RNAcentral holds the sequence, with entries from MGnify. This is a predicted structure of a 72-nucleotide RNA (c-di-GMP-I-GGC riboswitch aptamer) from a soil metagenome. Its mean pLDDT, the model's own confidence on a scale to 100, is 85. The model forms 95% of the base pairs in the Rfam consensus. Its Rfam family is "c-di-GMP-I-GGC riboswitch aptamer". Its family is annotated with cyclic-di-GMP binding in the Gene Ontology.
RNA sequence: CGAAAAAGGCAAACCCGUCGCGAGGCGGGGACGCAAAGCUAGAGGUCUCAAUCGGAGAUAGCUCGGCUGCCG
Numbered sequence: 001c002g003a004a005a006a007a008g009g010c011a012a013a014c015c016c017g018u019c020g021c022g023a024g025g026c027g028g029g030g031a032c033g034c035a036a037a038g039c040u041a042g043a044g045g046u047c048u049c050a051a052u053c054g055g056a057g058a059u060a061g062c063u064c065g066g067c068u069g070c071c072g
Base pairs, nucleotide, nucleotide: 001072002071009034010033014029015028016027017026018025019024032061038067039066040065042064043063044062045059046058047057048056049055
C1' cells in the first nucleotide's frame, strides 16, 4: 500500500427474546456492507434523558487521534 488469491473474521436494515425512561446494550436469526466494522469516549459530530444550567448518558458501522493486529 490493498489489484488479484487463499484461509478465515466481523455483521447494517429487519424479526424474536431480554435489560434500559430513552438514545441504545446483550443473546439468537439474518446479511447491507467492512482490510482493522479489533480495542479505546481523548477532540469534534450526532443522538437520549433531565430542565434552563450546571449535569447524566448513548454512539468506535460518523470523522480525527491513541494502542494492537491476519493475509498478500